[in-house]
Molecule: transfer RNA
Organism: bacterium
């Protein structure tokens, strides 16, 4: 340099253009249970003034009524080829 795959929350990870602040697991917090702890169970886990609003899926643009998802360029990672 070429080809292919990938980058999503604290970590891993799923994700048909609308049903998505985003399945699930881990971690964390709170509670139940327990003599204590572990295990197990329940709830919460982006922010806020919580009805709802705002922001967010590598970066910047674009398409669209609407983008994590489609298009363009760039950055980074992995494999193969050279």
């Nucleotide at each position: 340099g070429g080809u292919a795959g990938g980058g999503u929350a604290c970590u891993c990870a799923a994700g048909c253009g609308g049903u998505c602040a985003a399945c699930g697991a881990g971690g964390g917090c709170a509670g139940a249970c327990u003599g204590u702890a572990a295990a197990u169970c329940u709830g919460c886990u982006g922010g806020c003034a919580u009805a709802g609003c705002c922001u967010u899926c590598g970066a910047a643009g674009g398409u669209u009524c609407g983008a994590g998802u489609c298009c363009u360029u760039c950055c980074c990672c992995u494999a193969c080829c050279a």